RNAcentral holds the sequence, with entries from ENA. A computed fold for a 72-nucleotide RNA from Deltaproteobacteria bacterium GWA2_50_8, annotated as transfer RNA. The source organism's lineage runs through Bacteria, delta/epsilon subdivisions and Deltaproteobacteria. It matches the Rfam family "tRNA". It is annotated as a transfer RNA. The coordinates come from a structure-prediction model, not an experiment, and the mean pLDDT is 80.
RNA sequence: GGCGCGGUUGCUAAGUGGUAAAGCGACGGUCUGCAAAACCGUUAUACGAGGGUUCGAUUCCCUCCCGCGCCU
Numbered sequence: 001g002g003c004g005c006g007g008u009u010g011c012u013a014a015g016u017g018g019u020a021a022a023g024c025g026a027c028g029g030u031c032u033g034c035a036a037a038a039c040c041g042u043u044a045u046a047c048g049a050g051g052g053u054u055c056g057a058u059u060c061c062c063u064c065c066c067g068c069g070c071c072u
Base pairs, nucleotide, nucleotide: 001071002070003069004068005067006066007065010024011023012022018055025043026042027041028040029039030038048064049063050062051061052060
C1' cells in the first nucleotide's frame, strides 16, 4: 500500500429502512436470625465521526478514524 471483517448502554451482545432486544452488572425491594441463592421492580444521555440518498437511516452510499486478520 491492497483486500476483508468489526466498532451498539459499565461489559457481552441481537437487530437491520419506521425510532434498539437479551444476558451480566448496578440500585431498590421480598424472603432470611444474618448472608448467599431465588424472585419482583428500576436502571442507563448505547448505534465510531462527518457528509449524501430518503417522508424517515443504527440499517443503504461516500470519505475518514479506530481495532483485528490476510496479501504484497